[in-house]
RNA sequence: GAAGCCGGUCAGACAACCGCUGCCGCCGGGUCUUUCGGGAUGCGCGCGGGAGAGGAAAGUCCGGGCUCCACAGAGCAGGAUGCCGGCUAACGGCCGGACGCAGCAACCCGCAUGUCGCAAGGCAUACGGGCCAAGGCGAGGAAUAGGGCCACAGAGACGAGCGUAUUGAGUUACGGUGAAACGCGGUAACCUCCAUCCGGAGCAACACCAAAUAGGCAGACGAUGAAGCGGCUCGCCGAGUCUGCGGGUAGGUGGCUGGAGCCGGUCAGCAAUGGCCGGCCUAGAGGAAUGGUUGUCCACGACAGAACCCGGCUUAUCGAUCGACUUUCCCA
Numbered sequence: 001g002a003a004g005c006c007g008g009u010c011a012g013a014c015a016a017c018c019g020c021u022g023c024c025g026c027c028g029g030g031u032c033u034u035u036c037g038g039g040a041u042g043c044g045c046g047c048g049g050g051a052g053a054g055g056a057a058a059g060u061c062c063g064g065g066c067u068c069c070a071c072a073g074a075g076c077a078g079g080a081u082g083c084c085g086g087c088u089a090a091c092g093g094c095c096g097g098a099c100g101c102a103g104c105a106a107c108c109c110g111c112a113u114g115u116c117g118c119a120a121g122g123c124a125u126a127c128g129g130g131c132c133a134a135g136g137c138g139a140g141g142a143a144u145a146g147g148g149c150c151a152c153a154g155a156g157a158c159g160a161g162c163g164u165a166u167u168g169a170g171u172u173a174c175g176g177u178g179a180a181a182c183g184c185g186g187u188a189a190c191c192u193c194c195a196u197c198c199g200g201a202g203c204a205a206c207a208c209c210a211a212a213u214a215g216g217c218a219g220a221c222g223a224u225g226a227a228g229c230g231g232c233u234c235g236c237c238g239a240g241u242c243u244g245c246g247g248g249u250a251g252g253u254g255g256c257u258g259g260a261g262c263c264g265g266u267c268a269g270c271a272a273u274g275g276c277c278g279g280c281c282u283a284g285a286g287g288a289a290u291g292g293u294u295g296u297c298c299a300c301g302a303c304a305g306a307a308c309c310c311g312g313c314u315u316a317u318c319g320a321u322c323g324a325c326u327u328u329c330c331c332a
Stems, first nucleotide, its partner, number of pairs: 001328004006323005012297007020052002023049004027044002030041004054303001058314002061312005066202004078198005083097005099138003107130004112125005141193002146191002148187003158183001162175004206254004216245006228236002261280008298301001
């Protein structure tokens, strides 16, 4: 330098203008409260500042946090996982090691073709095989607990029988095919056994505030006349009226983002990971904001849009860049 392979980071850039959703400050005004200094809490086509999707936000496939419900203990059923060791909140994830499988180039072998050579042989290419890096893949415990099954081929396929030869005699020998053949066979990706783990539902969880209407409970009054007929009296009418409480609905608020958090350094460890120190705050909406227009430039921009949160896996993805490893070439 080339090729391969694995991993990290980024995900058009800059500027102006106009919007949208939270937060902070100021201003204005409302309500409540006050020890009159203030405090609390909404509001504003108000002003200013700052923030505003992802590496997968996706699939919802695993695992956890959180919430409610259930729950004495043990067992059964059911489900998941399955080499060994470690990491972790946990995992079916990750890391290290062993084993197995497939397997590129180069190299080696065989063969074919072409070509060079008188020949031995050389060279190039295709194909097949061997060996096979980094890296990739892996339902991978038990077949002497037991049951089931064993295609095709083969006369016979699961378990002591069969075929041929042989012997006094199932007595002895052999048996093409096939993964397995006359056995201590194979198969657990068939049931099963063993070990370990697992209660259920999910933010539309759940908690709080709380109308109207209807219904519920309690109390008081009422045919010795309640309520109603705009205030009073008379009169009319004729069976409920009033008060309180509690549950639930509409609606509202919380849950909601400061967290197994991110960045840097250092220490332990092969690593995954963990400890310590310093710094930082980085969407929180809720019919659902995160956008639009213009200008300049470039390599002309992929897949794609949060909805309680987090760790993984899988899938989609234009490209750019950095690093590790392996093989090989060149130079010293």
This is a predicted structure of a 332-nucleotide RNA (Bacterial RNase P class A) from a Gammaproteobacteria bacterium.
The source organism's lineage runs through Bacteria, Pseudomonadati, Pseudomonadota and Gammaproteobacteria.
Its mean pLDDT, the model's own confidence on a scale to 100, is 76.
A source record names the gene rnpB.
Of the family's consensus pairs, 93% are formed in the model.
It matches the Rfam family "Bacterial RNase P class A". By type it is a ribozyme.